[in-house]
Molecule: transfer RNA
Organism: Candidatus Hodgkinia cicadicola
RNA sequence: GCGGUUGUAGCUUAAUGGUAGAGUUUAAGAAUGUGGCUCUUGAAGUGGCGAUUCAAUCCCGCCCAGCCGUA
Repeated sequence: GCGGUUGUAGCUUAAUGGUAGAGUUUAAGAAUGUGGCUCUUGAAGUGGCGAUUCAAUCCCGCCCAGCCGUA
């Protein structure tokens, strides 16, 4: 250089075009003599730019980053 593959919450990971869920983490509260465990309510989100579409995490193109292969 070329080809392939992956990119979603702080971390691990779902979601076959119809407005993204869980575990863990974390904040507040309840409970407890205190702490842990437990319970309740929140916070944290699709790598970037475009295209297609009424509608994109999903389809297409380019770029960025990681990994694999090839020389």